[in-house]
Order: sequence, then C1' cells, then structure tokens
RNA sequence: CUCUUAUCCAGAGCAGCUGAGGGAUCGGCCCGUUGACGCUGCGGCAACCCGGUGAUGCGGGUGCCAAAUCCGACAGAUCUUCGCCUGAACGUGGCGAGGGAAAGACUGGAAGAUGAGAG
Repeated sequence: CUCUUAUCCAGAGCAGCUGAGGGAUCGGCCCGUUGACGCUGCGGCAACCCGGUGAUGCGGGUGCCAAAUCCGACAGAUCUUCGCCUGAACGUGGCGAGGGAAAGACUGGAAGAUGAGAG
C1' cells in the first nucleotide's frame, strides 16, 4: 500500500516547547495569537486483540482524549415548484422535469478513521 471483516450518537486534558494555521478531500460550519495544529512529559478513557482473575482496565499490544466520522457530497424517502393526465374544481391521485434541506445530523451507499486477519 491492497484485500477481507467489525466498529464509529458513550467516554477521557493538564503542563512545557513552538508559532499560524487546523478540523482527510470539496462546499459549509467551527477551532485558533485568551496560542489552535504539531512535538514532548505526565495524566486519563476503554473500542479491538492477547493473556490473566471468582469478579474487576488487572498485565501487555494497538487506539483514542472539541463538535455524532462536526454537517453535507451519491441514491432513495420527506418537503416544494412547474408541466401533462385524471377530474365539475386551484382538491385528490398518477407520471415527468427541476429546486431546497444539513452543520441537534431519516434510510442505505460512498469516502474516511481504528482494530483484527491476509497478501
């Protein structure tokens, strides 16, 4: 790096160094000189694997410690506009085309992250 598989609405931050960008991509929306991101130290959480216990994060290997994977992206559902058909009717139903949503987030997928296994 590729493939397979499981999980992703819970949980858990202080200090030092550094100094302008960061949250994978794009669009948003946020975080950030009241110092983000990153690195180091210490602390913590407990998702997966191995071991252990009568039981218990108890030991080890990973992982994680803003926001649901921060939200959306593709399809569907829902809402809505227009046209056509049905119809007495501006209603109801059907078909077709278009649009919006979200950031308290309907379903599935895609992408991503992490573990375990394989190449």

Predicted 3D model of a 119-nucleotide RNA (SAM riboswitch aptamer (S box leader)) from a Thermoflexales bacterium.
Model confidence (mean pLDDT): 80 of 100.
The source organism's lineage runs through Bacteria, Bacillati, Chloroflexota, Thermoflexia and Thermoflexales.